This is a predicted structure of an 87-nucleotide RNA (Glycine riboswitch aptamer) from Anaerolineaceae bacterium UBA5365.
[in-house]
């Protein structure tokens, strides 16, 4: 210097579901209905000393979050920086 992996400031894209009912307002509180892609929980094959334990997700559960807009948003792309490996 180059490539690849991991993490990652930043930028762009980014779905779903009641702007329902009541309380003075879409905030907040309560109620009912719903969504899943922040976060979180659960498990298969398999591993194992075959008891226990380990064991993935975009699957699943909806605790949390969300159901006008805004914000947020897994994931994808670009990419700063750090770190590991190879040449």
């Nucleotide at each position: 210097g180059a490539g690849a992996a991991u993490a990652u400031a930043u930028g762009g894209g980014a779905a779903g579901a009641g702007u329902c009912c009541g309380g003075c307002c879409a905030a907040c509180c309560g109620g009912c209905a719903c969504c899943g892609a922040a976060g979180g929980g659960g498990c298969a094959a398999g591993c194992c000393u075959c008891c226990a334990g380990c064991g993935a997700a975009a699957c699943u559960c909806u605790c949390a979050g969300g159901u006008c807009a805004a914000a947020g948003a897994a994931c994808c792309c670009a990419a700063u920086u750090a770190c590991c490996c190879u040449c």
It was read from a public genome assembly, where an Rfam model found it.